[in-house]
RNA sequence: AGAGUUUGAUCCUGGCUCAGAUUGAACGCUGGCGGAAUGCUUUACACAUGCAAGUCGAACGGCAGCACGGGGGCAACCCUGGUGGCGAGUGGCGAACGGGUGAGUAAUACAUCGGAACGUGCCCAGUCGUGGGGGAUAACGUAGCGAAAGCUACGCUAAUACCGCAUACGAUCUGUGGAUGAAAGCGGGGGACCGUAAGGCCUCGCGCGAUUGGAGCGGCCGAUGGCAGAUUAGGUAGUUGGUGGGGUAAAGGCUCACCAAGCCGACGAUCUGUAGCUGGUCUGAGAGGACGACCAGCCACACUGGGACUGAGACACGGCCCAGACUCCUACGGGAGGCAGCAGUGGGGAAUUUUGGACAAUGGGCGCAAGCCUGAUCCAGCCAUUCCGCGUGCAGGAUGAAGGCCCUCGGGUUGUAAACUGCUUUUGUACGGAACGAAAAGGCGCUCUCUAAUACAGGGCGCUGAUGACGGUACCGUAAGAAUAAGCACCGGCUAACUACGUGCCAGCGGCCGCGGUAAUACGUAGGGUGCAAGCGUUAAUCGGAAUUACUGGGCGUAAAGCGUGCGCAGGCGGUUUUGUAAGACAGGUGUGAAAUCCCCGGGCUUAACCUGGGAACUGCAUUUGUGACUGCAAGGCUGGAGUGCGGCAGAGGGGGAUGGAAUUCCGCGUGUAGCAGUGAAAUGCGUAGAUAUGCGGAGGAACACCGAUGGCGAAGGCAAUCCCCUGGGCCUGCACUGACGCUCAUGCACGAAAGCGUGGGGAGCAAACAGGAUUAGAUACCCUGGUAGUCCACGCUGUAAACGAUGAGCGCUAGGUGUUGUGGGUGUUGACCCCCGCAGUGCCGCAGCUAACGCAUUAAGCGCUCCGCCUGGGAAGUACGGCCGCAAGGCUAAAACUCAAAGGAAUUGACGGGGGCCCGCACAAGCGGUGGAGCAUGUGGUUUAAUUCGACGCAACGCGCAGAACCUUACCUGGUCUUGACAUCCUCCGAAUCCUUCAGAGAUGAGGGAGUGCCCGCAAGGGAGCGGAGAGACAGGUGCUGCAUGGCUGUCGUCAGCUCGUGUCGUGAGAUGUUGGGUUAAGUCCCGCAACGAGCGCAACCCCUGCCGUUAGUUGCCAUCAUUCAGUUGGGCACUCUAACGGGACUGCCGGCGUCAAGCCGGAGGAAGGUGGGGAUGACGUCAAGUCCUCAUGGCCUUUAUGACCAGGGCUACACACGUGCUACAAUGGCCGGUACAGAGGGUCGCCAAGUCGCGAGACGGAGCUAAUCCCAGAAAACCGGUCUCAGUUCAGAUCGCAGUCUGCAACUCGACUGCGUGAAGCUGGAAUCGCUAGUAAUCGUAUAUCAGCAAUGAUACGGUGAAUACGUUCCCGGACCUUGCACACACCGCCCGUCAAGCCAUGGAAGCCGGGUGUACCUAAAGUCGGUAACCGUAAGGAGCCGCCUAGGGUAAAACUGGUAACUGGGGCUAAGUCGUAACAAGGUAUCC
Repeated sequence: AGAGUUUGAUCCUGGCUCAGAUUGAACGCUGGCGGAAUGCUUUACACAUGCAAGUCGAACGGCAGCACGGGGGCAACCCUGGUGGCGAGUGGCGAACGGGUGAGUAAUACAUCGGAACGUGCCCAGUCGUGGGGGAUAACGUAGCGAAAGCUACGCUAAUACCGCAUACGAUCUGUGGAUGAAAGCGGGGGACCGUAAGGCCUCGCGCGAUUGGAGCGGCCGAUGGCAGAUUAGGUAGUUGGUGGGGUAAAGGCUCACCAAGCCGACGAUCUGUAGCUGGUCUGAGAGGACGACCAGCCACACUGGGACUGAGACACGGCCCAGACUCCUACGGGAGGCAGCAGUGGGGAAUUUUGGACAAUGGGCGCAAGCCUGAUCCAGCCAUUCCGCGUGCAGGAUGAAGGCCCUCGGGUUGUAAACUGCUUUUGUACGGAACGAAAAGGCGCUCUCUAAUACAGGGCGCUGAUGACGGUACCGUAAGAAUAAGCACCGGCUAACUACGUGCCAGCGGCCGCGGUAAUACGUAGGGUGCAAGCGUUAAUCGGAAUUACUGGGCGUAAAGCGUGCGCAGGCGGUUUUGUAAGACAGGUGUGAAAUCCCCGGGCUUAACCUGGGAACUGCAUUUGUGACUGCAAGGCUGGAGUGCGGCAGAGGGGGAUGGAAUUCCGCGUGUAGCAGUGAAAUGCGUAGAUAUGCGGAGGAACACCGAUGGCGAAGGCAAUCCCCUGGGCCUGCACUGACGCUCAUGCACGAAAGCGUGGGGAGCAAACAGGAUUAGAUACCCUGGUAGUCCACGCUGUAAACGAUGAGCGCUAGGUGUUGUGGGUGUUGACCCCCGCAGUGCCGCAGCUAACGCAUUAAGCGCUCCGCCUGGGAAGUACGGCCGCAAGGCUAAAACUCAAAGGAAUUGACGGGGGCCCGCACAAGCGGUGGAGCAUGUGGUUUAAUUCGACGCAACGCGCAGAACCUUACCUGGUCUUGACAUCCUCCGAAUCCUUCAGAGAUGAGGGAGUGCCCGCAAGGGAGCGGAGAGACAGGUGCUGCAUGGCUGUCGUCAGCUCGUGUCGUGAGAUGUUGGGUUAAGUCCCGCAACGAGCGCAACCCCUGCCGUUAGUUGCCAUCAUUCAGUUGGGCACUCUAACGGGACUGCCGGCGUCAAGCCGGAGGAAGGUGGGGAUGACGUCAAGUCCUCAUGGCCUUUAUGACCAGGGCUACACACGUGCUACAAUGGCCGGUACAGAGGGUCGCCAAGUCGCGAGACGGAGCUAAUCCCAGAAAACCGGUCUCAGUUCAGAUCGCAGUCUGCAACUCGACUGCGUGAAGCUGGAAUCGCUAGUAAUCGUAUAUCAGCAAUGAUACGGUGAAUACGUUCCCGGACCUUGCACACACCGCCCGUCAAGCCAUGGAAGCCGGGUGUACCUAAAGUCGGUAACCGUAAGGAGCCGCCUAGGGUAAAACUGGUAACUGGGGCUAAGUCGUAACAAGGUAUCC
């Protein structure tokens, strides 16, 4: 310090999430030791039991219990306060501290800084006293009541208890004369003196009274500061002030009477919600934000509410009274209680400890002291709750052991890890030693001071006192011995760390993005790894990151965000100059800012945590001194800001009145006749009762053509015929005047389009609603015909708009260029002219700068200042509730629950558009022939079946895989068999292999019989290769699955002209440029231009066939000349044809025109061929998860006496039907018969098969030739010539069926082809629709081949013969290329997406009602208690009892308001793989969209 997540990608905006630190934590798994610290955050819920506040005998009367002493008694025992002491009691002090908790409290609190009108026990300092009396009362005794708690009567007694008297330095009151008011004793010691004694007396100490001052503590007042809500805007009646009483320790409406009417509040009163406050803690760079456990300060509280008493201090945690709730005891009559003290219990809760030890230390209370008390405190116990430290060993050790895991089977990894060897001993265990914390008071002795004193007191020294809960703990030593000690989370990215198996959108994971649908590094397990470590993770919470509330430090044209506009009070800000002042500001000093904490430097525990000393700091507040620049304030000037007057100017600025013409409609009259109107096309409508059209006249309302314009005016909304009246504002020019009068503006006030509302008018046209006609699947729409509110006027409301420049107002500054409106000045000239300069408006272009980009750019979105408004993820929602406004409609203000991880802006590349432009293609058009109808063939679907094996499915599946299913093929079915296997490799044993043959069986197979011995090495024995058989196991096998795990191959867009790269440049970037533009081409082909310059894959060319010529070469080819023959048969020849090798030829090369001087196009010449001559091969980057695991290869999965292998038979050939592809036809351009020509390319030895013979024929017999330019298949057919048929279901057509045959083959039943004879079906040119083809093409005719025993071939692939028609053209259909535009699409329009309805779930609003809660008001009642009053009773009196009154906790009643819960029913909202209806939006979204 950042990262992930919106997109195909980008930049931005913006939210969500993560990494960090932290905690009084909890939960899960795990757990060795020690130190230090913390430990009910929840029910201020209820509490059993024990303890937590006592002490003093040196205040007192005394003696219940204990010990001692004394006395009596033989003893048991009794007596004795005499001593130590002491229960209960009187009295004193304490109990108001210490300890707990945070309910209440938003100010009677707290923090900081000040203040004046106060109190103060114990303590300190000072002054003065401490004299003399009195009467009671507990305890106790006696008697009694009660269950108890407790109480009553009578009697005795003491005091430092109580009450007087005296005195009064201070004190208080005062009329200044005076008046009032105190006290207590106790203990130690003692020289003289007195006393019988006690003692007096003296002295010391402690105490007591009065008083002054102090310290510390406390009470009171003020200022400032620190939470939320305005959907809380007004609050207040002792309220605000005064006077006078009362009251208090003290000021004060604190309280009362009277008087006045104030006081608080937008700088937030009041109300509501929440909350103890602070030092500080956590976080953060800081500023801030959150918090207020432990420790410390303050406050508040003590079962709930009220109250006072005592006291120095309380309205009192372990006191009292009353009321209430609850609990307990009870003899039912009454009583008792308050853990938010320490432990502990129940309950609540995710959750928080022992009913421990000790007063040894520190501190507190009492006491002269010893001492006692102290759950304060110090310690221990429990808990990994936190922080810190240590350990679980160290070194060597490779055969890299075993085991585990992975594996390509080679190995890798766990891993020097272990074992093993050596060493060490922290911790733990055992034994032994052993602390610091302890010092004092007191006592004794010596000594100094004081003194009459060897008393007392104080100081010093020594001894004693003397003592440790922790604890035999820390620490130290010794011994044995690696011995006693590692887990948790994570491993897809963020984020360090990967493999295997299991699972199969299941189970599950998840902080965000997201994983999981058969190869999951994301689930579960294992191995391995990473991180931290006695802990590790998770959850919760705070800060951070988040500049995501922005003071530091953000924004508002389009992302959320400028109020519709103006005026303007408060507020904020404010020109220039002088003087003063000193509030702000700045500087210095002083006080304070508790300690602790944080920071720095030291010190102590072996270190650290921790503890501790010192310093700094505490950024603050107050006070004081100074300064006078700046701001403020006061006073006085100035003219530049602002304004006023005088002079001009433009204008749809506003209001009122009057007038005008054109047009529409209506009415009247005339002319006139059949239509008019309307639309994409129609219809409704109007019209023979006379429309439309046309002429004349009239009525009425509304709006003002041309001028007219990025033109003018206005604050905005808005404003348009002409004239008149009234009126606002603006601009220009110069002069004069005022003298900062200014800018902005919360609340407020005013204006404010359209629609709408109210009342009254008006109503021509237009036109929501409505009606009808169309359109449509529907059409409550778009279109048409009508038509009412309304639109118009007057008055009043409404107060909103995409009220937009989506841009608040004002001022200043910052390059220019060019239009235009108004106006001023100037030169030239004078003309209604041009040019130049300025001010005020209004547009365009553009620099710097700004911006995420788009864009803005002197009319800023630039650079600055001032003020206002507004924003903080999307949805829910501008909604609900509340309030205000409105007649209503509705407006203004304005949430939350819940839900999502996005929503959004700008720009980019694509794809798309019922957007545009340009171009191409048998795409259309122009033609020719088909398909779709028939019969058959073939493939597919469907159906059937034991099986009808499988795959292929728009184009791009369907005569496709199959270039050939009777068995085989064959993968399917039925049945019969085999299990190391039909096939491969390895091992052992036997045997040569092989051939012939018998029996059983459907066959596979099984059981036999016979013949037979080879090759290589070796002298031989023997071994080896190969083959067969048997055996065991590794393994074989699979046309089983996954083409969505793959390779390879293929189809398709498409032989379309495209697809990219390097460098450079532009852009923040995705990207762009190049590749766009102007021409041209079949072509990204070429040329020109250009921030591009080049290059690659494609195009073209190179290759093959074909068309012309040449050269070479002539057998099996050819034959012109010569000879020969039936015949190129033979001789001869190689000229020709042909064959097959090499060359030539064509390049827009030449000419003319067009074109940009180009590329190129058009025409022409020559030429066999002309602009790619024709055809083929050749298929860019990529797309379709296209096809194929059944060609092959291959990962994974599955199977293994079967999903493998063998055999027989069957099936793939089924058949109501549907589709595709074909063949043959429907005939005369034909059929049939006869005759006669002319090809090319192929194939052939398991073959092609001649001649000849037989058969009507298929074919048979036959055997010549041929391993092929030689022989054979092999007759080409259409054509041509001649004949016949004559328009008919025929002499067309041939399906189907019957009979008889031929051939192949082991075998033609299912299920072959062919032949002959007979039979002779549908069909007479084919609906909607649809296919091919642009020339040697279509059409038509035959030939050959692969596969193959044969063949279902009418298929496929080749070959030649004959041989057309048409193309104006690119509007339209389809497909494609390029440029551009829009986009909410990117799985890319087969896209996206909206609303109702239906279903489930969730939260929420309304609601008859029902149930609570807190607060205020009014009335009734009223305990305890203070205060006030008071005749009877008590008391001598003081006073008391009693009674009365005020106030009042609580209780009751009442009416409202506020708030919460719940509710039949109801409203909308959100969410939820595959529901319904439509198609609203995104493209011109098919009616542009939106407010």
Small-subunit ribosomal RNA from an uncultured bacterium, 1491 nucleotides, folded computationally. Its mean pLDDT, the model's own confidence on a scale to 100, is 85.